[in-house]
Model confidence (mean pLDDT): 78 of 100.
The RNA shown here (c-di-GMP-I riboswitch aptamer) has 85 nucleotides and comes from Halanaerobium saccharolyticum.
Of the family's consensus pairs, 95% are formed in the model.
The sequence was found by an Rfam model in a public genome assembly.
RNA sequence: AAACUACAAUCGCAAAGCAGUUGAAAGGCUGUGACGCAAAGACAUAAAUCUAAGGGGGAGACCUAUGAUUGUUAUGUUUGCCUCA
Numbered sequence: 001a002a003a004c005u006a007c008a009a010u011c012g013c014a015a016a017g018c019a020g021u022u023g024a025a026a027g028g029c030u031g032u033g034a035c036g037c038a039a040a041g042a043c044a045u046a047a048a049u050c051u052a053a054g055g056g057g058g059a060g061a062c063c064u065a066u067g068a069u070u071g072u073u074a075u076g077u078u079u080g081c082c083u084c085a
Base pairs, nucleotide, nucleotide: 012037013036017032018031019030020029021028022027035071041078042077043076044075045074046073047072048069049068050067054064055063056062
């Protein structure tokens, strides 16, 4: 110097619930709230999961993403607080 990483501190993010709003729905947004998170910051890719307006289907059962989740997981790039062993 670099990598990994504990205790604590500074800072940041914000689960569930509630209220309003938006959407066919899943879900999103705003306020409140704080379960948790060193990347629970950003970007890209892949998988997984959820929904089925529209489309398919003899009524149907059911199937389907162009929709959604990124605090579902993984990989890569990049930025980032402290630093015992």